[in-house]
Context: one part of a larger RNA
Order: sequence, then C1' cells, then structure tokens
RNA sequence: AAUCAACGCUGGCGGCGUGCCUAACACAUGCAAGUCGAGCGAGAAAAGGGGGGCAACUCCCUGAGUACAGCGGCGCACGGGUGAGUAACACGUGGGUAAUCUGCCCUGAAGUGGGGAAUAACACCGGGAAACCGGUGCUAAUACCGCAUACGAUCACGAGGUCUGCGGAUCUUGUGAUGAAAGGAGCAAUUCGCUUUAGGAGGAGCCCGCGGCUGAUUAGCUAGUUGGUGAGGUAAUGACUCACCAAGGCAACGAUCAGUAUCCGGUCUGAGAGGACGGUCGGACACACUGGAACUGAGACACGGUCCAGACUCCUACGGGAGGCAGCAGUGGGGAAUUUUUGGCAAUGGGGGCAACCCUGACCAAGCAACGCCGCGUGGGUGAUGAAGUCUCUUGGGACGUAAAACCCUUUCGACGGGGAAGAAAACCGCAGGUUUGACGGUACCCGUAGAAGAAGCCCCGGCUAACUCCGUGCCAGCAGCCGCGGUAAUACGGGGGGGGCAGCGUUGUUC
Repeated sequence: AAUCAACGCUGGCGGCGUGCCUAACACAUGCAAGUCGAGCGAGAAAAGGGGGGCAACUCCCUGAGUACAGCGGCGCACGGGUGAGUAACACGUGGGUAAUCUGCCCUGAAGUGGGGAAUAACACCGGGAAACCGGUGCUAAUACCGCAUACGAUCACGAGGUCUGCGGAUCUUGUGAUGAAAGGAGCAAUUCGCUUUAGGAGGAGCCCGCGGCUGAUUAGCUAGUUGGUGAGGUAAUGACUCACCAAGGCAACGAUCAGUAUCCGGUCUGAGAGGACGGUCGGACACACUGGAACUGAGACACGGUCCAGACUCCUACGGGAGGCAGCAGUGGGGAAUUUUUGGCAAUGGGGGCAACCCUGACCAAGCAACGCCGCGUGGGUGAUGAAGUCUCUUGGGACGUAAAACCCUUUCGACGGGGAAGAAAACCGCAGGUUUGACGGUACCCGUAGAAGAAGCCCCGGCUAACUCCGUGCCAGCAGCCGCGGUAAUACGGGGGGGGCAGCGUUGUUC
C1' cells in the first nucleotide's frame, strides 16, 4: 500500500459498487420455460335469461367455440448457478481442416402434383391404495407412409481443363441410377410456411507449433501399448473399435508416480524487473445427489428430460411408488463470517406467435450490512474580568483557553409543507389526425418554512514513532510488534489531567 475480510469501540446523510472464501453438507415452502386455435380433432361448468310443468324436474339462448386436457410445431442444448474434478490441446496465443457439421437468419435457383393407412383425445369395460396401466371401438392434421416429377444434389461409368502438400481437390460436359414436399390466413391482391439445392453470416467439432505449479526422500514407464494392412464406426481424421502382422513408443531437455490447482483478460504490489492472486465484470472449460448409459434432436450424452445401479429423504392399503436449490428468495448445519421467503416485466435482452399478446427470480429496481471507495455535514465571525470547574504547583502562579458563556450571522444535510421528472419510442388503430404504455416513485430534483437547532468518536504518548505529568501499584496486578518495562518517587502497568494522530479508529489474518 492492498483486502469478497472478521473482531472490539463508535456511528449523521448521500452516490456508486460489493456481500457463504467454511459443508460440490442436507433441504420445508413459493416461484425460476414456455408458447402457437393463422397446423388438428374434440369440447365443458358455474352464473344469468327465457319456455314447459302443481312440484321434482326438463328444454332452449348467453356464458363459449371460452376453460381444462390431447395430437402436432418451435423452444426447453440459450439464459441462470457452482468450481467438485481436471497438470489436460482444459486454457492462452498462432495456425490447419484438400478430414467436417450447422436449426432459426440473409442472398440466389427450382418446385409445392396425386393417393393411403393409422393413432391420442373421446366413449365403454377392466386392474391398482396410489403413481399409473391394459383392452375394445370412433376420428383429424403442417403427425405418419407409399406413388409421380427432379433445375440443383448424391452415386456409377466415360471425355476435357485448372490447382496441388502428388494423397487428392475443383470446374465443364455425356449416359445411367437414386432421392422431395404441407398446408394455413385473407373476398382478393398477397402473405406466413413446406421441399430440393448453391452461397453467406454467426456457431460448433477435430488436428498441430509454442506458453504457464511443486517434489528425484518418485527412475524407469507402456500390451491397444507404438506402427502397418484391411474392415467397422463417426458429420469428420484417427487404435476410436475389431481381425491379422511387425516390435515398437515415452524418459535426467525429468517419462511414470505423488501432491496441489479450473484457465485467461485481468487484480494487488513494486521505480521497474519481478512476486502474489484469479472474488465481482468479460471469454473459455468442467459439473448438476453419487456412478454409468443411451434416446430425441441442427445441436445434449441434456441443472429444473429418460433408463439402470447406489446412498439419503418422504408416501404406502407393504404389493409398490415419489424426490434431487452448485437457479431466486428462504431453512437447518458448519463457521470468525456473508442479505429480503420484496416489486415489476416500464426499460434492455431471450423463447413462442402474422399479430395482439403470453412467459421470463435473465434483467431492471427497491430492502438489509460503514463491507469498500467517493462526496458532504456536525456550524461561521466577534469575544479576557483570561469566568466557573478540573488538573498541577516551589503557593507567587501555571494549564485546559477564544475554548465556553455572551453578541452578530448562515441553514448544507436532516425535518415539515407545496410542485414534480428524464428514463418512451417503439407498438397499435390507421394513412389523417389521434390514442396508449414507468416497477422504481410522489423517488430524484426544484421552491418555501423554522431554528445552531437533530449529528464525534477511536487509537496512541519509553526508543523505533508525532505526543508528559500527577496519583495508585510494588517482579504483584499487568503491558508487549521488536528492544524490553514492573522488586517504593514507573513519561512503558491502572486511573486523572494534558498532548499527538486519524475522520470512523484500532486489532487480527493474508499478499507485495
């Protein structure tokens, strides 16, 4: 000097930040991922009104093609959290991919013809305590499956050119083969889609050079191990996997083993070189109760998906089931120690939708905490008989001290009263003028009113180190960062007075 700090004492205001470093311990409760009726079929009830009827009741209309479900599409792989693991192409940096993929988006080319069979919802029956499940029957689609067509595309066989790392890549052309589609809205124009294909943008996979911890009281390690041929697999290279063959590969320039650790932009310190650190913010990676696995999909081996195993918790009719806060709050526990079970989608951004809009604990805000940084205030001027009081004393005095009182003045902040935002142009209706949208918040800010009024402590005073005396104590009680103080006059212990430092102060931990 610094700190994600803690502790002790104290505490007026504001702005901007920051806030489980420990148990990747266990979690009650609520919320954190939905949306589309302009893809599809079905479709209530309460309540209100009317009719019939003695009444019970029944029918019709509205509610409403609404609600709740279901099929289907897109999203759920983003956003948010954590740092357990990892010494590794994980990260950083620079390259390669002629070894690759890419939903939505942008630009271009071509197409969108004609059929079929099911199934959930629903109805009925049945099983189960429940979770849920089975059977029969009916139905729709942008769900599913054939057929036709094929500019591009892919494959096979030919011809020619360009490039090359000599493996191949790419362009033109001929013949043949293979493979598509879905409709919705609108009166319509049209528009949103769908299929095939080329390019782009952004994203991702894989490979390589170099770089960044400790230990030799770890010296040898390795059998899919290293390479070859062939095959399988993948979007793709490759022992990635398999069959066969060869016997290789790494290592004192530190292999292997062990310990520790997410990495970086950066942060702190320092004149710099360097050292230490990697919390908030940004990028990358890894993980999601523990271990394993795949499915779906453009993308996952998937935090709030599935399956299996395990530990734990809960329900049970004992047959069987349910769960996963390292999301936001919050609880217990651990700990020296770390906040509200808040408001809002107004802004920014994201998902769905033609849109209206819906969802969004991302986010924007508010709350708590002097935890940090910054700013401000607790008053200003005049004022000596140097008042009272306290301390001290050589008893003359000296100190606190212009300090107080008193007089004159000001009113920041705070209090009260009045006014009162920017952040909000998009969007919509519509083509001409209009309308609407603010959680924060009656907040910031502005004006006014009253009155010095409501606002100063903490540590130290032997030397280092700025600041000295009195009393008490008597190697006791105690102090202490180092040297060291204390055994009867202690500037070092405790108290008083006085003084010094800072404006929060001091202590402890940690880093330079």
Small-subunit ribosomal RNA, 5' domain from an uncultured bacterium, 512 nucleotides, folded computationally. Model confidence (mean pLDDT): 86 of 100. Rfam family: Bacterial small subunit ribosomal RNA. Its family is annotated with ribosome and structural constituent of ribosome in the Gene Ontology. RNAcentral holds the full RNA, with entries from ENA and SILVA.